[in-house]
RNA sequence: AAAAGGCAAACCCGUCGGAAGGCGGGGACGCAAAGCCACCGGGCCAGAACGGCCGGCGGGGCUACCGAA
Numbered sequence: 001a002a003a004a005g006g007c008a009a010a011c012c013c014g015u016c017g018g019a020a021g022g023c024g025g026g027g028a029c030g031c032a033a034a035g036c037c038a039c040c041g042g043g044c045c046a047g048a049a050c051g052g053c054c055g056g057c058g059g060g061g062c063u064a065c066c067g068a069a
Base pairs, nucleotide, nucleotide: 006031007030011026012025013024014023015022016021029056035062036061037060039059040058041057042054043053044052045051
C1' cells in the first nucleotide's frame, strides 16, 4: 500500500449529575490505536479548601487487527 473490519465529533431524543460531563438510541466531523490508564503538563466545573470532569489537547505507560516494508 491492500483487505477485513472498528471507533464515532457536532447536533437531536431519553436518562444521571449542582455543574463540567457521563450513559443509551439516532447521527457522522473525523480517527492507524479516536482501545485502556488521570502519572505529568494543559483545559473545564466548582471555587476558601477539599474535590470532580476531559484520553477526540500534548507527553507517558499497557494492550491490539492486517501484513508490501

The RNA shown here (c-di-GMP-I riboswitch aptamer) has 69 nucleotides and comes from a soil metagenome. Of the family's consensus pairs, 94% are formed in the model. The coordinates come from a structure-prediction model, not an experiment, and the mean pLDDT is 87.